RNA sequence: AUUAGAGUUUGAUCCUGGCUCAGAAUCAACGCUGGCGGCGUGCCUCAGACAUGCAAGUCGAACGCGAAAGUGGGCUUCGGCCUAUGAGUAGAGUGGCGCACGGGUGAGUAACACGUGGGUAAUCUGCCUUUGGGUGAGGAAUAACAAUCGGAAACGGUUGCUAAUACCACAUAAGUGCUGCGGGUUGGGAACAAGCUGCGGUUAAAGCGGGGGAACUUCGGACCUCGCGCCUGGAGAGGAGCCUGCGGCGGAUUAGGUAGUUGGUGCGGUAACGGCGCACCAAGCCGAUGAUCCGUAACCGGCCUGAGAGGGCGGUUGGUCACACUGACACUGGAAGACGGGUCAGACUCCUACGGGAGGCAGCAGUCGGGAAUUUUGGGCAAUGGGGGCAACCCUGACCCAGCAACGCCGCGUGAAGGAUGAAAUUUUUCGGAAUGUAAACUUCACAAGAACGGGACGAAUAAGCUGUGGAUAAUACCUUCAGCGAUGACGGUACUGUUUGUAAGCUCCGGCUAACUCCGUGCCAGCAGCCGCGGUAAUACGGGGGGAGCAAGCGUUGUUCGGAUUUACUGGGCGUAAAGGGCGCGUAGGCGGCACGGCAAGUCACUUGUGAAAUCUUUGGGCUUAACCCAAAGCGGCCAAGUGAGACUGCGCGAGCUAGAGUGCAGAAGGGGCAACUGGAAUUCUCGGUGUAGCGGUGAAAUGCGUAGAUAUCGAGAGGAACACCAGCGGCGAAGGCGGGUUGCUGGGCUGACACUGACGCUGAGGCGCGAAAGCUAGGGGAGCGAACGGGAUUAGAUACCCCGGUAGUCCUAGCCUUAAACGAUGGAUGCUUGGUGUCCGGGGUGAUGAAGUCCUCGGGUGCCGACGUUAACGCAAUAAGCAUCCCGCCUGGGGAGUACGGUCGCAAGACUGAAACUCAAAGGAAUUGACGGGGACCCGCACAAGCGGUGGAGCAUGUGGUUUAAUUCGACGCAACGCGAAGAACCUUACCUAGCCUCGAAUGCUCCUGACACCCUCAGAGAUGGGGGGUUUUUGGGAAACCAAGACAGGAAGCAAGGUGCUGCAUGGCUGUCGUCAGCUCGUGUCGUGAGAUGUUGGGUUAAGUCCCGCAACGAGCGCAACCCUUGAUCACAGUUGCUAACGGGUAGAGCCGAGCACUCUGUGGUGACUGCCGUUGAUAAAACGGAGGAAGGUGGGGAUGACGUCAAGUCCUCAUGGCCUUUAUGGCUAGGGCUACACACGUGCUACAAUGGCCGGUACAAACCGUAUGCGAGAGGGCGACCUGGAGCUAAUCGGAGAAAGCCGGUCUCAGUUCGGAUUGCAGUCUGCAACUCGACUGCAUGAAGUUGGAAUCGCUAGUAAUCGCAGAUCAGCACGCUGCGGUGAAUACGUUCCCGGGUCUUGUACACACCGCCCGUCACAUCACGAAAGUGGGUUGUACUAGAAGCGGCCGAGCUAGCCCCUGCGAAGGGGGGGCAGGUCUCCACGGUAUGACUCAUGAUUGGGGUGAAGUCGUAACAAGGUAACCAAU
Repeated sequence: AUUAGAGUUUGAUCCUGGCUCAGAAUCAACGCUGGCGGCGUGCCUCAGACAUGCAAGUCGAACGCGAAAGUGGGCUUCGGCCUAUGAGUAGAGUGGCGCACGGGUGAGUAACACGUGGGUAAUCUGCCUUUGGGUGAGGAAUAACAAUCGGAAACGGUUGCUAAUACCACAUAAGUGCUGCGGGUUGGGAACAAGCUGCGGUUAAAGCGGGGGAACUUCGGACCUCGCGCCUGGAGAGGAGCCUGCGGCGGAUUAGGUAGUUGGUGCGGUAACGGCGCACCAAGCCGAUGAUCCGUAACCGGCCUGAGAGGGCGGUUGGUCACACUGACACUGGAAGACGGGUCAGACUCCUACGGGAGGCAGCAGUCGGGAAUUUUGGGCAAUGGGGGCAACCCUGACCCAGCAACGCCGCGUGAAGGAUGAAAUUUUUCGGAAUGUAAACUUCACAAGAACGGGACGAAUAAGCUGUGGAUAAUACCUUCAGCGAUGACGGUACUGUUUGUAAGCUCCGGCUAACUCCGUGCCAGCAGCCGCGGUAAUACGGGGGGAGCAAGCGUUGUUCGGAUUUACUGGGCGUAAAGGGCGCGUAGGCGGCACGGCAAGUCACUUGUGAAAUCUUUGGGCUUAACCCAAAGCGGCCAAGUGAGACUGCGCGAGCUAGAGUGCAGAAGGGGCAACUGGAAUUCUCGGUGUAGCGGUGAAAUGCGUAGAUAUCGAGAGGAACACCAGCGGCGAAGGCGGGUUGCUGGGCUGACACUGACGCUGAGGCGCGAAAGCUAGGGGAGCGAACGGGAUUAGAUACCCCGGUAGUCCUAGCCUUAAACGAUGGAUGCUUGGUGUCCGGGGUGAUGAAGUCCUCGGGUGCCGACGUUAACGCAAUAAGCAUCCCGCCUGGGGAGUACGGUCGCAAGACUGAAACUCAAAGGAAUUGACGGGGACCCGCACAAGCGGUGGAGCAUGUGGUUUAAUUCGACGCAACGCGAAGAACCUUACCUAGCCUCGAAUGCUCCUGACACCCUCAGAGAUGGGGGGUUUUUGGGAAACCAAGACAGGAAGCAAGGUGCUGCAUGGCUGUCGUCAGCUCGUGUCGUGAGAUGUUGGGUUAAGUCCCGCAACGAGCGCAACCCUUGAUCACAGUUGCUAACGGGUAGAGCCGAGCACUCUGUGGUGACUGCCGUUGAUAAAACGGAGGAAGGUGGGGAUGACGUCAAGUCCUCAUGGCCUUUAUGGCUAGGGCUACACACGUGCUACAAUGGCCGGUACAAACCGUAUGCGAGAGGGCGACCUGGAGCUAAUCGGAGAAAGCCGGUCUCAGUUCGGAUUGCAGUCUGCAACUCGACUGCAUGAAGUUGGAAUCGCUAGUAAUCGCAGAUCAGCACGCUGCGGUGAAUACGUUCCCGGGUCUUGUACACACCGCCCGUCACAUCACGAAAGUGGGUUGUACUAGAAGCGGCCGAGCUAGCCCCUGCGAAGGGGGGGCAGGUCUCCACGGUAUGACUCAUGAUUGGGGUGAAGUCGUAACAAGGUAACCAAU
């Protein structure tokens, strides 16, 4: 100095684990937008092809030639010629130097290519610096040029002339180089090397320019001198070559590679070492520390990221390498196998007269192409640098500048201050307002760019030349050092500056992560999306508007890299259950290794030195107004090298020891350890014989099967195979697999004890080798039982299963394969350490009383359980660790695809081992938690079953529903919890539906305005609504004399705000309700436990109707529920007595509380008392409580009711009501008439009435409760009618009067078992009542009719006591209509052993892959669509091996009869000729590029068909798994 996380698996939690995001960066691209400046950057793709221009020339002070136009002059036959100048210019040529630098690109290359450190005693080096010496004297050619010839061109041939710093030979030269032969020195172990030294051999050169006094001169010079050059040596600098240690990619599904290969000897070659090349000899060399092969890649300084370690990258810039159309080759040269040189071959392009030629932008611009994508055919050599030159100077697309591009970084600006009426406008609104917002307007102030007019740079100096000065010189020339003067600017009239004027904001986002919210539109559509996910009518997630957030000349998106990711873990991870321990052992390499001493110094550590280029980075300082940028200094940086030292630790093929690890010997005990041989009894089956008779066997139940030919059963005898009951034990042994009757033989290992010995001999263990259950395979045996396959019988919708009867392989043995398992402790091996308790197996020791240990104490080894610390995500583990540590091995890195494909190895086969990818998903998973569920368990409850009683389901009818029908049959309710439900009552109305006719501010209401009536009556039209006509026609209050005015009521009209809607959404809602369920539960605070979800409390032992109570307890308390409080009923008391009652007294009647009277009783009403397990006993834990008892009207909540916790079902209701949103407004609103809701083949629910004698009918007779009734009510007595009912109207506003007769019952009679004297449907006729109106469509009455039905299949409902059953009464609704509903009383049972089973519920527990919670989840085939992959007869490319063929150019070798100046020889006076030497053409040989043939290998693409895999909305078939998943599941094999 430095380290940040978040979202996403679940109902929730913790963990594991992947995916995704926030950051930084970029040679970027794309979208929208765009003011300025500075500094940078700009083909990442086709190393594709290139038009055009430019990018390497220069030197006349090396050399020979040498114009023209123009101008002047002269001549002219006017055609022109000559001459001077132009000019020794232009120009080409010979020659020198340069062209190997600079510039480009990254194809190839996995290599000494690069980096770093060394070596070169194995080397070279032009120009440059320094230094020694030299530069003499000759010769022969040749280009240019001229002439001529060929060719379209490119270009070339022949002849002739000529120069040189071109070329050739000669001389001279050494203290040098090379070389031969010697001598000696130093270093070294030696080979050898480096110096020294003697004698030989061999090898050079070129001139040019400036100046010059004497002597010489052909007047050019010679000569002298200076400068440049040349030759030959030495040294240096810089550069280059070669060698080498170390370092930096992937693949083993590439394991063996290599014949010049490895080494040697010799020769050649090179500047130089070397198989670099060749001949011969040897057979080596490389490789698991990864050779070879394949893929990929230029390397580095550095750049990006990161806390760092690392990871990624290698563009600009700097260093190195490689390449220059592709391949091969050499030449020249100091250096090249040469980007803008050459030759050849190939491909391509261009020219052509078709004969032949030309070319190479990966230089700078530029073009086409490719691509998402990358600039001007610009200016200048002014600066820096380079080439040539003495120099001037020339050249320089290196470079410096400008242009284009927001491509990047940096800086600046788009104004600052004030300004509330919070303007207008927009958005929103609960209509009040709020927001945009001091924002604007307005006031004051201040001006980047641009424009106009002015000024105006730095970058420029060691130029030439001149002056002065020093050097050199004979010299004042020349040359040269230093000082002064001194020309030159592309950028550019740019930066900067003065005056005037004056202009500039967008992009993205606003569900969470992630800063920022509303309205409208849309309606699982359109669309969004980085992940999670939004959108199906109220979307902060889509699109638009407003507003807001962020960044800003940019902002977003996409791609890529690092980060986050400790998600490959060196720093810094794991493997019992999440992915992960090899099935087990032996052991090689390797890794690691006890105690003490000495030595060495490899590791290690310290110091010093060298190097680690510059740039970059960091720090400091400085320069551009700042910054970016630039300059300077310092620092940092290696697993680098060398030297010196230290000696703890590690190491050492070192020395010499020790005994604690390990091993050997001795004594002993245990054991299903292994192999082999022999042997035993029980049982099954079979065979034979006896007894014996009809069944046996098997199952849930059966059947197949066996049996009268005698089974099963039973007795005896025999055969054969397999397995070894009891003992037997979380007991023993073994490395694991595994091992179990007995005996014997052979044999392995462990343990204990006491000593002796060896002396670290050890641990682990990649490869390797061996062992390795079951199934399976091969061959041969064997075969009792069992038993895949298979057959049969059942079960079932099916049943290729589970169950049953049979049964073959197999199971057994021998020999050989296979080599896998959930081969599991899901836990590798070894060593050490770390509180305890308690069993068990084996062995030992000790103690006592004198003896005796199965018992007591203790040591070692094994094997279990429980538990502390610790650990763990938790579960758990816990001396047999999953604790604390060390060493070694194996293995893991999201799920699926897949342990699959391809390749390889092994195998007889089956198959095993090794082991991917495409594609796809955002999860997959572990442990634990709470629920829910289970054809899991335990306990408990409930008319839940059982025990009973009565029903339903069959009939007829009523009623509701479905369905059907219809113009409409309005709508809702659908398991329980819809269906006599909303509806406590559809003829009209209701009414919401249909048809038809009408209305449109509307049928009702409020506000404003106008009018003054409206009602009501009559009449006409019409089905009516409605319309026409006639009559009729105001009122209240205040003021005022009145007229009248104002206000109001009511009615009508007008316009608008507003109405109306039983229209939609109960899945937008409120409210209300149903249901689980009157079930006993549901929670909270604090505390405690747990990482947490959560747990505890609330569980446990009892008890209860109850989470009721008691006890216990890390809980202690509390709340909502339970209970109680409330109502009613049951007893009693007090008070009150009318309309109630009547005991006593009196009166009275046919009778009667009828009357007086009374309030005692009954009763009514109000208020008390009473019941609390209070008392006794027993049981229980001294509890709660239970049981029994007493008392009591009532006894253990006395009976009944009201009362319904937290919640569940998106339960029901928008048609009770309320209400958001949507829809409708001459209609989906409103009015009216008629119709419909009442239909009817049928199906279901709920009821009524029955089927009869416990009954029907007739007659007589008794006893309730509760409730209801005022003016359209209840309606008495009385009368009429067979009756419904009618007439009539006493009484009653009700303890007074009325409804009102209760019925079953009881008494008597009749019927006598029949479709009846049962039953009453249906139908006919006649009536009654209500009502405007009973046709569709009311109820009732009378007479007549007299259907089905004789107790109801499967199935199913209610009820536990004043209950069921049965009997009637009343009420609400209501004009009328009740078998329904709600209440009331009368009569009044049976049964409950009990909790196994069915249903529902509660508590605890268990399993779970469920959480929308079992109506859950979920698997596989098939069908369809689509995607990627594999196989496949083949087909087409690419790379490459081997063998053969081929052989351009070129180097080299050889030949070279052809051609040939120099040098030598000969002939010749000479010219010249001949020969030799040398050279050239040509030929030939080796090597070799392109090419060809054959045959392999690897790889890519494609392929009819085919295989599985992934994905997809609701497809088909089944139900495998998750619960005991209904046959426990799973693993391996068949």
Predicted 3D model of a 1534-nucleotide RNA (small-subunit ribosomal RNA) from an uncultured bacterium. Model confidence (mean pLDDT): 83 of 100. The sequence is in RNAcentral, with records from ENA and SILVA.